[in-house]
This record gives sequence, C1' cells and structure tokens, in this order.
RNA sequence: CGGGACGUAGCGUAGUUUGGUAGCGUAUCUGUUUUGGGAACAGAAGGUCAUGGGUUCAACUCCCAUCGUCCUGU
Repeated sequence: CGGGACGUAGCGUAGUUUGGUAGCGUAUCUGUUUUGGGAACAGAAGGUCAUGGGUUCAACUCCCAUCGUCCUGU
C1' cells in the first nucleotide's frame, strides 16, 4: 500500500437480508422471601446503534467518506 470482516446498554450479543415502536442474557438497583448471606420470584433503571454527510415521509438498516479493532495479500 491492496482486499475482507466487525463497531448496538457496564459486559456478551440479536435485529440489517425485506427501511416503519431498539430487544435478549448477564450484571446493577428496589421489593417479597431468609436469623443473616446466597438462591428463587416480581419490578425498575440503563442506548447520541463508532463519527460526519447524503437519499427518503421515515435510516441501526441503503449510499459515500473518516476513525478504531481483527484477519489476510504484497
């Protein structure tokens, strides 16, 4: 320098294919239960969807550029 994949909650990830309310697990907090802890059950909070721009009535999703990580070629 070339090619490819990925970036979504503290952590791990689905959703993109087919544009139309952003989910799950775990962790955290609250309550019930327990002598206490743990476990179980119920509930709550937590997301500028890597950044910027474009297309569209509407973008995590499509297009372009940039940044970062990983793989690979020379």

Predicted 3D model of a 74-nucleotide RNA (transfer RNA) from Tribonema minus.
The RNAcentral record of the sequence draws on ENA and Rfam.
Rfam family: tRNA.